[in-house]
RNA sequence: AUGAAGCGUGCGAGAGAGAGCGCAAGCCGCCGAAGGGGCAAGCGGGCGGGUGGCCGGAGCCCGUACCGCCAAUCUCUCAGGCAAAAGGAUCGCACGUGGACA
Numbered sequence: 001a002u003g004a005a006g007c008g009u010g011c012g013a014g015a016g017a018g019a020g021c022g023c024a025a026g027c028c029g030c031c032g033a034a035g036g037g038g039c040a041a042g043c044g045g046g047c048g049g050g051u052g053g054c055c056g057g058a059g060c061c062c063g064u065a066c067c068g069c070c071a072a073u074c075u076c077u078c079a080g081g082c083a084a085a086a087g088g089a090u091c092g093c094a095c096g097u098g099g100a101c102a
Base pairs, nucleotide, nucleotide: 006097007096008095009094010093011092012091013090018028020027021026029082030081031080035078036076037075038074042069043068044067045066046064047063048062049061050060051059
């Protein structure tokens, strides 16, 4: 399913920061909304403890300075950017793909 998410195309909207210095090699100062890296609660595992009829086990509960998973417009500033152009997260409309989530 009169088609979810995702991906792509077209049109429209779309911020921030030096039209910096130097003959040059290069240098200084900035921005965060392509992309990329990092982090929470939480979840799972390990370990320890309690309960579990006496000993164990399962289950349940608690702790943890150990391990893994884990978001952003947060953060880093690698990349990218700092006149215009281009790009640009995201949003709207239309369409293509996709085929069940949001």

The prediction has a mean pLDDT of 85. The RNA shown here (Glycine riboswitch aptamer) has 102 nucleotides and comes from an Anaerolineae bacterium. The organism belongs to Anaerolineae, within Bacteria. The sequence was found by an Rfam model in a public genome assembly.